[in-house]
Molecule: small-subunit ribosomal RNA
Organism: uncultured bacterium
């Protein structure tokens, strides 16, 4: 190497399949095996024949073989031997499911040896441990899976097993299982525990441990005590690897490791020293079990990066209100310390005699020195922690909300902070808040949700009362409930984590003793729940028959004649072929006025003439029968408006569709005028409604009051009485619910039972599948996929083409105007080099500007300056200044003359100091450059409209409300009365100015009666009476009367200069419109700095096809136009107003009285007289243009005003439309100021003169208050929103097919192998034997065919959902403009 024996069925790995042949937990096995091990007994006698190894030939590439010869054994056979072990037959006992004992007969059955003992071997019977086999209960979804099952269910005979058993066969019989979900799909190894939760759940099943499947996929079986076997074995099959092509090898879900996937997972390490397995008599061998060791912050625990002191709070960062604070005792500096760290040195325990992989490891001792050692993440609220830059809805940030469009604690630096720390954060899952799937612990009238309504089946639950059982259900006790884990106590590594060791506990099954109140069975009785009989009423309860009248309408015929009909108006239509109108008759049909009512009746739908005749049910009354017979109700059955559907008939009127007429931008509509199904009827389907009290049904119980229906009873005074009682319907209301609204004995209170139904919105009540149907459809009923809301009720605004009530020149009555012309001026818009800016609906537009030729002027062209034109602060020099010439467009530049000062200190020259110029040089100066959407201030509107709030009380869960609403009354939220409100404050009013009446003071510039005087002028004297002027008082208060009225008031009236706020101003609450001004000023930020600052000339702001607004003149006779005549008020005036003269046709000149003003300076005009014009483009208008002129003014060319003379244009009263105005007002007629040289002024602002009409009245338009209604709107109707259409993107559904999986059936083929037959092949021991070829059942993989389910794709094609400012409409919210909806 082989024979032999025992192991290899443990240990290690993973979880593919299994919803139960698993597992868990409690039990049976009298239906059973168990190698090794222990215990007790009896044996271990006597033959035999072989085969490996060897050895020779020999095949193959090799893997393996053939063939011949030799040999041994605890390898194999035959014999004996065994009362006890199988078996079969008899009898007996016990017990009565199978059965167990016992005797007697009778067949069968065992060994091995080596020796000195040990170790062995057989048998039989006990234990021990393992392991089979049933049984109850537990343990996933899905019903859009409802029927499933032929070995299937039982019997019976045979087989098979170690063992019961349809395990497995023949044969009989037709069974079994299921809504307490069977069957069938889908997922899924159980369980101890593990996470989370107070718990009860929920979620998992890693590491540890128990049980179970598996070992490349399909299948079978041998050996074994044990397997249908992870490192065995045959066969198919894929895969991979060798090969001479003939054939073989192979299975890491064992430990490392390697490739591939992935977002991710680790070392081809050491050692059997420790456990503990397996061989062995033992040495010992074997053991990726194991015990260590490496890697990774993956976890958990422990520990460190350093302790004291240190202020001129250093520097640097960052901020800044320029002072300063914060980083901060932090750092530096001083002093100490030494876990770590790093060198040296000693050095375990684990082992019990020996044996130490780890390991020179833990640990110790010295020594060196702060020495080696801090990051993440957050800073808008949730949430602890806030500033600066940069960015500008961009970049980008987010768990939710949100944030960012030039002043971002939100984006990104950065400063500083907060949290945690050898981690910190994000991600992706679990529970938990989440009572948001509600057993502990939810709802349903309106927020999602009551079934469309009854009948009723299984089921749930059920009324008093005897007795009995012990199922629920209590209470002991007895067995289990593996260890680990969880607590809890003590030990044990220097703590901790971690280990140990006890102890609770494992809330759970079972068995078992007892209670007997409840439930529950059986039993024995009851009448209160329920039925049943009898009475006599009530009803639009149902069905079928028969009759009635009234309208509509049609049809015949009279009479009659132009019209009728409809509508906001109208037309289509009908009418002279005779219409509507009226008579009369006939016809048909379909509904039943009045009575009629929150009355009745029905389960619900629903029911209305009248009468007959069937019939259901329900309330009331009274006695008697039954004797819990009841409630509720899943499937199920039946009923179920309207519309539809079939088939037949009717069809008078109304009426989808349809048609015509209108309205409209359109009108497929509303509104006319026709009209077809349908609406009726008979049968038969359909099964739906906002089928609603949005309120399921039954049963009790809880406060009243009023109405009404039905029935009963008691009273008297006998009625249309009164009180009461029982059932119905209803109205208010407690307590008590409720988010509120409300409901409240007919509950939506409080209980009890039983059923349906919900769990964010759209997507969808929609797809598919399934049932029903004839179809319409109906019913069951998802998901991708979209949002962060969708609803409720109720408050407060706002608004309504809602309602009341009441106001304003809001409208109506009147006047007079714009829009039409020419011109003035301001805007748009186009032009430009500029044509500066700003203001934009009412609230911009003759506006900022009360004065653009220069200038102002900001614009633009050009020429220049750069610490500046101006403000503080340094130096340096010079007074300041004035004056002249040259250049240049000027700014500037440059020459030149002239003059030298004020104050103060004094040694009379100097020195200081202010102011001023000049130079220098830095800080800064400047900016009408942006932002009015950072802002202060001032202003415009609503609106002179009558409102807005507050405190303290009530009331409401709250937002809120009362007050402040009501009844009145006011110009008013003024006033009064009432009232859970009582005050109070900012607005109305008044107070303040003017103007009207009178009075007192005063009396010059004013005035002038009456005196005196005169130039005839209050000019003088006088005067201060009166006019005025200007202080200051007086008056008016609904005080005073009548009438209403509770009162406030109000309507009249007297008196009064004035009458009910006398007329006028001045005055503007709370807030609206991110109204308007960064260009009046002021001002945060941000931007320019030899320019965007400044200076200087010339241009521009004055432009012009046009469009608008606001004004001036007209269009003319109420007028123009000559001519002459009267009367005012404000106000201004020295850089001025200017008189009389004179000169000019005229602006205007000359000249200059007079006046800092009640003194001086202005012809008021309309109007009155009188004359002309005579209806025309004029004697109307007056632009526009020639001409010539005259003022201011450095200068009238762009670009002033005014004169004169000439010209002489639109224009004949102005369309839709649209403004002002209520009394000294509208209209109309001059006056004068400011601004300013002069003027664009026709503007603004006062001022006076003359001097109306009308207002019936709140219907209507406009804007406003109050209260009250509806709301889907709160940017608040300029508000919200819906559909198609068009584009782009997503998911999804059909779909001719199509491709792939997966179960299944049927039918062929049928490998290995068990099981059967089996040779005439082969065999030494043994011989009616064995054994094989072959051969039959059965059967994997595999062919063919059907069916079913999943799932990809798929032309084309449904809707669906999201998008930024698309189109087209205006359906919805308001009476949303036709009320909405089902």
């Nucleotide at each position: 190497a082989g024979u032999g024996g025992c192991g290899c069925a443990c240990g290690g790995g993973u979880g593919a399949g299994u919803a139960a042949u698993g597992u868990a937990u409690a039990g049976c096995u009298a239906a059973u095996c168990u190698g090794c091990c222990c215990u007790a007994u009896a044996c271990u006698g006597g033959g035999g024949g072989a085969c490996a190894a060897c050895a020779g030939u020999u095949g193959g590439a090799a893997a393996c073989g053939a063939c011949u010869g030799c040999u041994a054994a605890u390898a194999c056979c035959c014999c004996a031997u065994a009362u006890a072990c199988c078996g079969u037959u008899a009898u007996a006992a016990c017990a009565c499911a199978a059965g167990u004992u016992a005797u007697a007969a009778u067949g069968g059955g065992a060994a091995a040896g080596u020796u000195u003992u040990u170790c062995g071997g057989u048998g039989u019977a006990g234990g021990a441990u393992g392991a089979g086999g049933c049984u109850g209960u537990a343990u996933g979804g899905u019903a859009u899976c409802a029927g499933c099952u032929u070995g299937u269910u039982g019997g019976u005979g045979g087989g098979g097993u170690a063992a019961a058993g349809g395990c497995c066969u023949a044969c009989c019989a037709a069974g079994g299982c299921u809504a307490u979900g069977a069957c069938g799909c889908c997922u899924a190894a159980c369980u101890g525990g593990u996470c989370u939760g107070a718990g009860a759940g929920g979620a998992u099943g890693a590491u540890c441990a128990g049980u179970c499947a598996c070992a490349c996929u399909g299948g079978a079986a041998c050996u074994g005590a044990g397997a249908c076997a992870c490192g065995g074995u045959c066969c198919a099959g894929a895969c991979u690897c060798c090969u001479a092509c003939g054939g073989g090898a192979g299975g890491c879900a064992g430990c490392a490791g390697u490739g591939g996937g992935g977002a991710a997972u680790a070392u081809u390490g050491c050692a059997c020293a420790a456990u503990g397995g397996g061989g062995g008599a033992a040495a010992c061998c074997c053991u990726g079990a194991u015990g260590c060791a490496g890697c990774a912050a993956c976890g958990c625990c422990g520990c460190g990066u350093g302790g004291a002191g240190g202020a001129u709070g250093a520097c640097g960062c960052a901020u800044c209100u320029a002072g300063g604070u914060g980083u901060g005792u932090a750092a530096a500096c001083u002093c100490c310390u030494u876990u770590u760290a790093u060198a040296u040195a000693a050095g375990a325990a684990g082992a019990a005699a020996a044996u130490g992989a780890c390991g020179g490891u833990a640990u110790u001792a010295u020594a060196u020195g702060a020495a080696u050692a801090a990051g993440c993440a957050c800073c808008g609220g949730c949430u602890a922690a806030c500033u600066c830059c940069g960015u500008g809805c961009c970049a980008g940030c987010a768990g939710c909300c949100g944030c960012g469009g030039u002043a971002a604690u939100a984006c990104g630096g950065a400063g500083g902070g907060u949290g945690c720390a050898a981690g910190c954060g994000u991600u992706a899952c679990u529970c938990g808040g989440a009572a948001u799937c509600a057993c502990u612990g939810g709802g349903c009238g309106u927020a999602a949700a009551g079934g469309a309504c009854g009948c009723g089946u299984a089921g749930g639950c059920g009324g008093c009362u005897u007795g009995a059982c012990a199922a629920g259900u209590c209470a002991g006790g007895u067995g289990u409930g593996a260890a680990a884990u969880c607590c809890u106590a003590u030990g044990g590594c220097u703590u901790a984590a971690c280990c140990a060791u006890a102890g609770a506990a494992c809330u759970g099954c079972a068995c078992u003793u007892g209670a007997a109140a409840c439930u529950g069975u059986c039993u024995u009785g009851c009448u209160a729940g329920a039925a049943u009989a009898a009475g006599g009423g009530a009803g639009a309860g149902g069905c079928g028959a028969a009759a009635g009248g009234a309208a509509u309408u049609a049809g015949u015929g009279g009479u009659g004649u132009a019209g009728g009909g409809g509508u906001a108006a109208a037309a289509u239509c009908c009418g002279u072929a005779g219409a509507g109108a009226u008579c009369a008759c006939u016809a048909g049909g379909a509904a039943u006025a009045c009575c009629u009512a929150u009355u009745g009746c029905g389960a619900a739908g629903g029911c209305g003439u009248u009468u007959c005749g069937c019939u259901g049910g329900a309330a009331c009354u009274u006695u008697a029968u039954u004797g819990a017979c009841g409630c509720u109700a899943a499937g199920g059955c039946g009923u179920g408006a309207a519309a539809g559907c079939g088939u037949g008939g009717g069809g008078a009127g109304c009426a989808a569709a349809c048609a015509g007429g209108a309205u409209u931008a359109g009108a497929u509509a509303c509104c006319c005028u026709g009209g077809u199904a349908g609406u009726c009827c008979a049968c038969g389907c359909c099964c739906u409604a906002a089928a609603c009290g949005a309120u399921g049904u039954a049963c009790a119980c809880u406060a009243g009051u009023u109405g009404u229906u039905g029935g009963g009873g008691u009273g008297c005074u006998a009625g249309u009485c009164a009180c009461u009682u029982c059932a119905g319907u209803a109205a208010u209301g407690c307590a008590g619910c409720u988010a509120a609204c409300g409901c409240a004995u007919u509950a939506a209170g409080u209980g009890u039972a039983c059923c349906g139904c919900c769990u964010g919105g759209g997507g969808g009540g929609u797809a598919c599948g399934g049932u029903c149907g004839c179809a319409a459809g109906a019913u069951u009923a998802a998901a991708a996929c979209u949002c962060a809301a969708a609803g409720g009720a109720a408050u407060a605004g706002a608004c309504g083409g809602g309602g009341a009530c009441c106001c304003g020149c809001a409208c109506a009555a009147g006047c007079g105007g714009u829009g039409g012309a020419g011109c003035a001026u301001g805007u748009g818009g186009u032009u430009u080099a500029a044509u500066u800016c700003g203001a934009a609906g009412a609230u911009a537009c003759g506006c900022g500007a009360a004065g653009a030729a220069c200038c102002u002027u900001a614009c633009c062209u050009g020429g220049c300056c750069u610490u500046g034109a101006c403000a503080u602060a340094c130096c340096a020099a010079a007074a300041a200044g004035a004056c002249u010439c040259u250049a240049g467009a000027g700014a500037u530049a440059g020459a030149g003359u002239u003059g030298u000062g004020c104050u103060a200190g004094c040694u009379u020259g100097c020195u200081a100091g202010a102011a001023u110029u000049u130079g220098g040089a830095u800080a800064c100066a400047g900016g009408u450059g942006c932002u009015g959407c950072a802002c202060g201030g001032c202003u415009g509107u609503c609106g002179u409209c009558a409102g807005c709030u507050c405190g303290u009380g009530u009331c409401g869960u709250g937002a809120g409300a009362u007050g402040u609403u009501g009844g009145g009354u006011u110009a008013a939220g003024u006033c009064c009365c009432g009232c859970a409100a009582c005050g109070a404050g900012c607005g109305c009013a008044a107070c303040c100015c003017u103007c009207g009446u009178u009075c007192u003071u005063a009396g010059u510039u004013g005035c002038u009666a009456g005196c005196a005087g005169u130039u005839c002028g209050g000019c003088u004297g006088a005067g201060c009476a009166c006019u005025c002027u200007a202080a200051g008082a007086a008056g008016a208060c609904u005080g005073c009367c009548c009438a209403c009225g509770c009162a406030a008031g109000u309507g009249g009236g007297a008196g009064g200069a004035a009458g009910g706020u006398g007329a006028g101003g001045a005055c503007g609450a709370c807030g609206u419109c991110a109204a308007g001004u960064c260009a009046u000023c002021a001002u945060g930020g941000c931007c320019c700095u030899u320019a965007c600052g400044g200076c200087c000339a010339g241009g521009g702001c004055u432009a012009c096809a046009c469009a608008c607004g606001u004004g001036c003149u007209a269009c003319a006779a109420u007028g123009a136009u000559u001519a002459g005549g009267a009367c005012a008020a404000u106000g201004a005036g020295a850089c001025g107003c200017a008189a009389u003269a004179c000169c000019g046709u005229g602006a205007g000149g000359u000249g200059g009285a007079g006046c800092a003003a009640a003194u001086c300076u202005a012809u008021a005009a309309a109007c009155c007289u009188a004359g002309u014009c005579u209806c025309a483009g004029u004697u109307c208008g007056g632009a526009u243009u020639g001409g010539a002129g005259u003022c201011u003014g450095c200068a009238a060319c762009u670009c002033g005003a005014c004169u004169c003379c000439a010209u002489g244009a639109a224009g004949c009263u102005g369309g839709a439309a649209u403004c002002g105005c209520u009394a000294g007002u509208a209209a109309u007629c001059g006056u004068a100021a400011a601004u300013c040289a002069g003027c664009a002024a026709u503007g603004u602002u006062a001022c006076g003169g003359u001097g109306a009409a009308u207002a019936c009245g709140u219907u209507c338009c406009c804007g406003g208050g109050u209260c009250u209604u509806g709301u889907a709107c709160u940017c608040a109707c300029c508000g919200c929103c819906c559909g198609u259409c068009a584009c782009a993107c997503c998911a999804u559904g059909g779909g001719a097919g199509u491709u792939g999986a997966u179960u299944u059936c049927a039918c062929c083929c049928g490998a290995a192998g068990c099981c059967g037959g089996g040779a005439u092949g082969c065999u030494a021991a043994a011989a009616u034997a064995g054994c094989u070829a072959c051969u039959g059942u059965c059967c994997a993989c595999g062919g063919u065919g059907g069916a079913a389910u999943c799932a990809g794709c798929g032309a084309c094609u449904g809707g669906g959902g999201u998008g930024a400012a698309g189109u087209c409409g205006u359906a919805a919210c308001a009476a949303g403009g036709u009320a909405g909806c089902c």